[in-house]
RNA sequence: GCGGACGUGGCGAAAUUGGCAGACGCGCCAGACUUAGGAUCUGGUGCCGCAAGGCGUGCGGGUUCAAGUCCCUCCGUCCGCA
Numbered sequence: 001g002c003g004g005a006c007g008u009g010g011c012g013a014a015a016u017u018g019g020c021a022g023a024c025g026c027g028c029c030a031g032a033c034u035u036a037g038g039a040u041c042u043g044g045u046g047c048c049g050c051a052a053g054g055c056g057u058g059c060g061g062g063u064u065c066a067a068g069u070c071c072c073u074c075c076g077u078c079c080g081c082a
Base pairs, nucleotide, nucleotide: 001081002080003079004078005077006076007075010026011025012024019065027045028044029043030042031041032040046055047054048053058074060072061071062070
């Protein structure tokens, strides 16, 4: 340099026919239990905002009523070829 795969919460990982984003697990927070802790159980857990509401899938742009998903540019990781 060329080709391919991938990039989603604090972490892993779903949502692939374009149609409610974050299911599920881990972690964390609160509570129950305990003398206390661990284990277990219950509830909560993206960001801004007092609220109403708004924003958010690596960055930027495009198509569409609607984009994590399709298209373009760029960045990064991995694999192959040279």
Transfer RNA from an Alphaproteobacteria bacterium, 82 nucleotides, folded computationally.
The coordinates come from a structure-prediction model, not an experiment, and the mean pLDDT is 81.
Its Rfam family is "tRNA". It is annotated as a transfer RNA.
It was read from a public genome assembly.